[in-house]
Context: one part of a larger RNA
Molecule: small-subunit ribosomal RNA, 3' major domain
Organism: uncultured bacterium
RNA sequence: UGACGGGGACCCGCACAAGCGGUGGAGCAUGUGGUUUAAUUCGACGCAACGCGAAGAACCUUACCUGGGCUAGAAUGCUCCUGACAGCCCCAGAGAUGGGGUCUCCUGGGUAAAACCAGGCAGGAUGCAAGGUGCUGCAUGGCUGUCGUCAGCUCGUGUCGUGAGAUGUUGGGUUAAGUCCCGCAACGAGCGCAACCCUUGUCAGUAGUUGCCAGCGGUUCGGCCGGGCACUCUACUGAGACUGCCGUUGAUAAAACGGAGGAAGGUGGGGAUGACGUCAAGUCCUCAUGGCCUUUAUGUCCAGGGCUACACACGUGCUACAAUGGCGGUGACAACGGGCAGCAAACUCGCGAGAGUGAGCAAAUCCCAAAAAGCCGUCUCAGUUCGGAUUGUUCUCUGCAACUCGAGAGCAUGAAGGCGGAAUCGCUAGUAAUCGCGGAUCAGCACGCCGCGGUGAAUACGUUCCCAGGCCUUGUACA
Numbered sequence: 001u002g003a004c005g006g007g008g009a010c011c012c013g014c015a016c017a018a019g020c021g022g023u024g025g026a027g028c029a030u031g032u033g034g035u036u037u038a039a040u041u042c043g044a045c046g047c048a049a050c051g052c053g054a055a056g057a058a059c060c061u062u063a064c065c066u067g068g069g070c071u072a073g074a075a076u077g078c079u080c081c082u083g084a085c086a087g088c089c090c091c092a093g094a095g096a097u098g099g100g101g102u103c104u105c106c107u108g109g110g111u112a113a114a115a116c117c118a119g120g121c122a123g124g125a126u127g128c129a130a131g132g133u134g135c136u137g138c139a140u141g142g143c144u145g146u147c148g149u150c151a152g153c154u155c156g157u158g159u160c161g162u163g164a165g166a167u168g169u170u171g172g173g174u175u176a177a178g179u180c181c182c183g184c185a186a187c188g189a190g191c192g193c194a195a196c197c198c199u200u201g202u203c204a205g206u207a208g209u210u211g212c213c214a215g216c217g218g219u220u221c222g223g224c225c226g227g228g229c230a231c232u233c234u235a236c237u238g239a240g241a242c243u244g245c246c247g248u249u250g251a252u253a254a255a256a257c258g259g260a261g262g263a264a265g266g267u268g269g270g271g272a273u274g275a276c277g278u279c280a281a282g283u284c285c286u287c288a289u290g291g292c293c294u295u296u297a298u299g300u301c302c303a304g305g306g307c308u309a310c311a312c313a314c315g316u317g318c319u320a321c322a323a324u325g326g327c328g329g330u331g332a333c334a335a336c337g338g339g340c341a342g343c344a345a346a347c348u349c350g351c352g353a354g355a356g357u358g359a360g361c362a363a364a365u366c367c368c369a370a371a372a373a374g375c376c377g378u379c380u381c382a383g384u385u386c387g388g389a390u391u392g393u394u395c396u397c398u399g400c401a402a403c404u405c406g407a408g409a410g411c412a413u414g415a416a417g418g419c420g421g422a423a424u425c426g427c428u429a430g431u432a433a434u435c436g437c438g439g440a441u442c443a444g445c446a447c448g449c450c451g452c453g454g455u456g457a458a459u460a461c462g463u464u465c466c467c468a469g470g471c472c473u474u475g476u477a478c479a
Stems, first nucleotide, its partner, number of pairs: 001479002003476003007473002010470002013467001015463002019427005026319008034310002042053002064305007077128002079125005087102006105120005131294002134292003140288002142283003145279001147277001152191006158167003171182003197271004202239007211229001216226003242265001245259005321420001325379006337368003342361002347356003386417001391412007433455007
């Protein structure tokens, strides 16, 4: 100087407390361990691995296994030779592939026409070389997690100390903040904080193939038509909030508290933004890369299988156990988005998944699109009109192909489950809880993920205690 203390002082955080809802019990989904297996590819392991890489494993993906093939190779540069190759058809084969048939190499220059030259494409040969999701993340770059959006981390000059170092950065106040003020052997500065950026909340200007009867006329009653940009909205430019004003407290400071005005008040709400560093944290399977290993195989092509196994254990979720509910009816009110190998209206058929046909729309114009919780009726506390697992059967769709191993529909079946032990998680406001909608990936497959809006609470006395952190101080047999 640090680190540590079941030392001290001060402070903070959904850390506790006060509340609300969960997990842990059930069924299912999903990830992991274990076990099994020819293989169940690999990585990730306290917080900070376990709905994680994977934003989508039937084939492909795919890295694994079994079997069948190739060896300059599936792809690439250089050198040499050849002129076709591909496509189509037939045969063998699980296919890769092999055999046969058909098939004027192409372009430019050049020439009477060729020869010839250059380039392209394909096949063959030889080597220099290729290839490797093989190993090492403890050789690395890059990227990322984490403490932590915590308020810290440092430097120059000066001064003090023999020196390591100290000072500044400590102290008195204050703040979300090393934020600011005052003091002070310090005076300044840098990276962080804040602000500048995006979004949301109010208003104005500009602009109207969205919106409006707001005011007028028509109307087959639909902004449908004429007409109009007032309003809503859209999207560009501005205004607006600064403790600016008033009062009290305070050291006359910084600031705090209360008030006015205001759409908004004291960083207005949300986001992006992550200092010096820590964990030899994670990733050699995104990519790049040193070294090592491999080269008729640890490379590469193909078919089938596996990653989907199942005495079990754990994590994360979904659905429930019902009446604040189930079922039937009614048909009310969103926002974000997506759409041409696409979204698909309307109509017809089907109980339905869906099928047929197909208007419109590269979309503020058309479509996905029905929002759902809501409202009305019924059921009357039961393993039920709760719950929907499981199983049988008939179908639908995607796709060469749903057996291993997809999703969905109809009928039948109707399991566990009566609110969950010890323990444990999230959340302070348009939040929790609850309700539906959209998107990426994607042929198909979503209870996951990322977004969107609807309805919309309870509680916070307080900081003694648990956990994490900051600052000062103290002790130390630690570095």